[in-house]
RNA sequence: UACUUAUCGAGAGCGACUGAGGGACUGGCCCUGAGACGUCGCGGCAACCAGCCUGUAAGGGCAAGGUGCCAAUUCCAGCGGGAUCACCCUGAUCCCGGAAGAUAAGGA
Numbered sequence: 001u002a003c004u005u006a007u008c009g010a011g012a013g014c015g016a017c018u019g020a021g022g023g024a025c026u027g028g029c030c031c032u033g034a035g036a037c038g039u040c041g042c043g044g045c046a047a048c049c050a051g052c053c054u055g056u057a058a059g060g061g062c063a064a065g066g067u068g069c070c071a072a073u074u075c076c077a078g079c080g081g082g083a084u085c086a087c088c089c090u091g092a093u094c095c096c097g098g099a100a101g102a103u104a105a106g107g108a
Base pairs, nucleotide, nucleotide: 001108003106004105005104006103007102008101013042014041015040016039017038021031022030023029025078026077027076028075043070044069045068048066049065051062052061053060054059074100079097080096081095082094083093084092085091086090
């Protein structure tokens, strides 16, 4: 880097340094000098992998290891289908599936 599988409506922030961008992409919407993004420290959440306990198994529990995560559903929509309402063009709301992305594990 690509592939496969699983999950993505829950959960969890303070401080220091720095100083203008950030929320993947596009559009929207939002966060941000009352300090974003990032780095570091400490804290926390979760339970994918490993471990431990129970168990025939499925499953359940623990959390000191390897990751991950700690604004907003993955912030919402982007492609396809459907429902309802209004309708001149067409628009609004909702539902289902998909795509893309993120994370974990695995083999290459």